Description:
Model confidence (mean pLDDT): 84 of 100. A computed fold for a 675-nucleotide part of an RNA from Oribacterium sp. P9, annotated as large-subunit ribosomal RNA, domain II.

[in-house]
Context: one part of a larger RNA
């Protein structure tokens, strides 16, 4: 890992409902007794309980009563049979479906480890240094001091034994539950160590680390209270059949738990209350809208009133491209702003239509962590697969089609069979079912098959408007003068550094006191302007469909792939197929109903109906001519199951009918065996 075995809502009291049985205005008996072979069981035993009468705090009254001055209103009572057993599924008190703590408290064993003490024994090669002390010489008035020597002092050096554990390799399912190589430090000491003893868990010992106290330590270990508690984790075993949820409000030391209503479901009751859709009749301040009201806030006029300048001894006055309350005009904005105001939505009554549900008691639930998604909003960054509401979906509890895959998106709600048909979403060149389908355009970007501001003589369709055979627009020849080098500044300034101006006037077919480039300044190219070639269209704005470019990320990966271009893309339009557990056809089942006919998706749960397993107790029956069990097996049954024949097996079984249960295993990091 698999494979066999066991493995979890059970007993007892009491209580409520429902049922099914006694008796019934009554019902019942506990303990004790008596009888009885065992085991059980009959009979006795009204003590006691509950009903049959209630109300009041009570006295007490009594079909009433309390309350109250009340013959007054009210309140609970009277007009409904219970009560003793069983049975079933709740509930209470017990361990209370099953396994699980961490710890808690009592009593006991432990210091053969290790901590620290006590006692008593033991041990520490060698080699090196050389302190006090002593002497001995110098020295000196005597010292002091100096040299030799002698001496053998040290938590003294160096290094075995022994002791420790600083480096680092190896080991890490190890040779070992702490260890080995190599190197290190300590090595007369606060030294190591042998034997005996002392200290005990609300303690003890600690050169102190929450360290150690028998591989155990923020309080050893062992056995007990004990099946501690566990609002927590996981696990709860056969089938079929009918409904069928919640993830919300209230409160909670409550928030991943609970009560209680809200939703599910079964019983009764009894009525058509319920729903929806038309018409009417009501309430309201959302949305939008506005600017009378609260408030934001923009232009101008106009302005008390302030600020400044002038004036002045103070003033008065008088100016002001300051500020500014108010007024009038113009133009805006609001969840806490309305002079106004819909749609939906709510409520009500009666009609009428449609559908079948609501409601009241009782009985048993479970739910209280929701997700996403369009719609409206709060927070947030008008971020989030973010988070808090309303609402309507889907999931959850729904599978099937479809979106390449893809709970929640879009179709659509599987009862069971079929190698029949329609269809819905979405699609119809291959992969892959059905159009290489019509018809009229539009893209050239492989645009479709990812984005923005912004940028462009990309095409297409539209509407304006200019110029144009009295010859447009490009192109090509030619001209583009003259006063004048305009004044002014200026070293210079001639059209072309800057400043000014009435930017003039001549000739002219036209030609600026000059568009650009150019020079130090001229000069020199050019533009506008006009002539002539030519010969039909030429230009600008606006709207609008499609594209372009903006556009960089790490594996091929931004059409599911191939590929696709008068498409196999985009828009429009009519058609024809395909597509699903949708509908329909044609057989079944099972419910509900008188039938017509409808209905059957399902997690928590509620209800209901069965299969089997094991004993029992009663009738039936099998069996050495072969029971049970085991192996195969194409039969039956709607499913749990059930038969049959063979084979092994070698002695005990089945069927129906009641009744009790240790009554069903694939999951518990379950447990015990085995491979």
């Nucleotide at each position: 890992u698999c494979c066999g075995g066991c493995g979890a809502g059970u007993u007892a009291u009491a209580u409520a409902u429902a049922c099914u049985g006694g008796c019934a205005a009554g019902g019942u008996u506990a303990a004790g007794g008596a009888c009885u072979u065992a085991a059980g069981g009959u009979c006795u035993g009204a003590a006691g309980c509950c009903g049959a009468a209630g109300c009041g705090a009570g006295a007490g009254c009594a079909a009433g009563u309390c309350u109250g001055a009340a013959u007054a209103g009210g309140g609970c009572g009277u007009c409904a049979a219970g009560u003793c057993a069983g049975u079933a599924a709740g509930u209470a008190u017990a361990g209370a479906c099953c396994c699980g703590a961490a710890a808690c408290u009592g009593g006991g064993u432990g210091a053969c480890c290790u901590a620290u003490c006590c006692a008593u024994g033991u041990c520490c090669a060698g080699g090196a240094u050389g302190a006090a002390g002593c002497u001995a010489a110098a020295g000196u008035a005597a010292a002091a001091u100096u040299u030799g020597g002698u001496g053998g002092a040290g938590g003294u050096c160096c290094g075995a034994a022994c002791g420790c554990a600083c480096a680092u390799c190896c080991g890490u399912u190890g040779a070992a539950a702490a260890g080995g190589g190599u190197g290190g430090c300590g090595a007369u000491g606060a030294g190591g160590u042998g034997u005996g003893g002392a200290u005990a868990g609300c303690g003890g010992a600690g050169a102190a680390a929450u360290u150690c106290c028998a591989a155990u330590c923020g309080a050893a270990c062992c056995c007990a209270g004990a099946g501690a508690u566990a609002g927590c984790u996981g696990g709860u075993u056969c089938u079929c059949c009918u409904c069928g949820a919640a993830a919300u409000g209230g409160c909670u030391u409550u928030a991943g738990g609970g009560c209680u209503a809200g939703c599910c479901u079964c019983g009764u009751u009894g009525u058509g209350a319920g729903u929806c859709u038309u018409a009417c009749g009501c309430a309201g301040g959302u949305a939008g809208a506005g600017c009378a009201c609260u408030g934001a806030a923009u232009u101008g006029u106009u302005g008390a009133g302030g600020g400044g300048g002038c004036g002045u001894c103070a003033a008065a006055g008088u100016c002001u491209a300051c500020c500014a309350a108010g007024a009038c005009a113009u133009a805006u904005c609001a969840a806490a702003c309305u002079u106004c105001g819909a749609a939906u939505g709510g409520c009500g009554u009666u009609a009428a239509g449609a559908u079948a549900u609501a409601a009241a008691c009782g009985g048993g639930a479970g739910u209280c962590a929701g997700a996403c998604u369009g719609c409206g909003c709060g927070a947030u960054a008008u971020a989030a697969a973010u988070u808090g509401c309303a609402u309507a979906g889907u999931c959850a509890a729904a599978a099937g089609g479809g979106a390449a895959a893809c709970a929640g998106c879009c179709c659509a709600g599987a009862c069971c069979u079929a190698c029949a048909g329609c269809u819905a979403a979405g699609g119809u060149c291959c992969c892959a079912a059905a159009g290489u389908g019509u018809g009229u355009g539009u893209u050239a970007a492989g645009u479709g098959g990812u984005a923005a501001a912004g940028g462009a003589u990309g095409u297409g369709g539209g509407a304006u408007u200019u110029c144009a055979u009295a010859g447009a627009c490009a192109a090509c020849u030619a001209g583009g003068a003259u006063g004048u080098u305009g004044g002014c500044u200026u070293a210079g300034a001639a059209g072309c550094a800057g400043c000014c101006a009435c930017a003039c006037a001549u000739u002219c077919a036209a030609a600026g006191a000059g568009u650009g480039c150019g020079u130090a300044a001229u000069a020199g190219c050019u533009c506008a302007c006009u002539a002539g070639u030519c010969g039909a269209g030429a230009g600008g704005u606006c709207c609008u469909g499609c594209g372009c470019c903006g556009a960089a990320a790490a594996u091929u990966c931004a059409c599911g792939g191939g590929g696709c271009u008068a498409a196999a893309a985009c828009a429009c339009a009519a058609c024809a197929c395909c597509g699903a557990a949708g509908c329909u056809u044609a057989g079944g089942a099972a419910c509900a109903g008188a039938a017509a006919u409808g209905u059957u998706g399902g997690u928590a749960g509620a209800g209901g109906a069965g299969c089997a397993u094991u004993g029992a107790u009663g009738c039936a029956u099998g069996g050495c001519a072969g029971a049970a069990g085991c192996g195969g097996u194409a039969c039956c049954g709607u499913a749990a199951g059930g038969a049959u024949c063979c084979g092994u097996g070698g002695a005990c079984g089945u069927g129906c009918a009641u009744g009790a249960a240790g009554a069903g295993a694939g999951a518990a990091u379950g447990c015990c065996g085995g491979a």